Model confidence (mean pLDDT): 82 of 100. The RNA shown here (glmS glucosamine-6-phosphate activated ribozyme aptamer) has 155 nucleotides and comes from a Bacillota bacterium.
RNA sequence: GCUUCGAAAUAAGCGCCUGGACUUGGAGGAGCUCCAAGUUGACGAGGAGGGGGAUCUCGAAUUAUCGGCGGGUGACCCCCGGUGGGCCCACAACCGCUAAAGGAUCUACAAAACCCGCCGGCGACGGCGGGGACAAAAGGAUCCGGGUGGGCACU
Numbered sequence: 001g002c003u004u005c006g007a008a009a010u011a012a013g014c015g016c017c018u019g020g021a022c023u024u025g026g027a028g029g030a031g032c033u034c035c036a037a038g039u040u041g042a043c044g045a046g047g048a049g050g051g052g053g054a055u056c057u058c059g060a061a062u063u064a065u066c067g068g069c070g071g072g073u074g075a076c077c078c079c080c081g082g083u084g085g086g087c088c089c090a091c092a093a094c095c096g097c098u099a100a101a102g103g104a105u106c107u108a109c110a111a112a113a114c115c116c117g118c119c120g121g122c123g124a125c126g127g128c129g130g131g132g133a134c135a136a137a138a139g140g141a142u143c144c145g146g147g148u149g150g151g152c153a154c155u
Stems, first nucleotide, its partner, number of pairs: 014070004019066001020040009043059003049079004080096004086152006102144006114131007
């Protein structure tokens, strides 16, 4: 370095569940209730300097993606760092190593859903493959769009 076997791990629009909804079985007797065992419970895009507390962006879909818990890369505060005139310091503003916000015009990108098929399950349902479509925000392009005070240097 390669091969084989076994175990653990793999997550951050992520994980989980006592409610709800649904399934199967049983009981009572009736289309409801109870018991047992189960199923379901967010589709992707984007997102991390360090610390903190509180909790969180964008759209797709629409029979619950209802409700709740935990976490969390957003935002806020502090620290660190960066940015704009030749340089330095302080402050302010805006950002986070691709380190101005904002404005105008243009522009790229998804998965589920849906259709087809396969696998597992009595079932609710789960998993996988194929087909073909559609976002927004961040992003990209062009243009517009940036300080104050002090010191130094230069003319």

Rfam family: glmS glucosamine-6-phosphate activated ribozyme aptamer. Its family is annotated with catalytic activity and regulation of gene expression in the Gene Ontology. Rfam classes the family as a riboswitch. About the family: This entry contains a glucosamine-6-phosphate activated ribozyme that is found in the mRNA for GlmS. GlmS is an enzyme that uses fructose-6-phosphate and glutamine to generate glucosamine-6-phosphate. The ribozyme catalyses self cleavage of the glmS mRNA that is thought to regulate GlmS activity. A reference for the family is Winkler et al. (2004), "Control of gene expression by a natural metabolite-responsive ribozyme", Nature.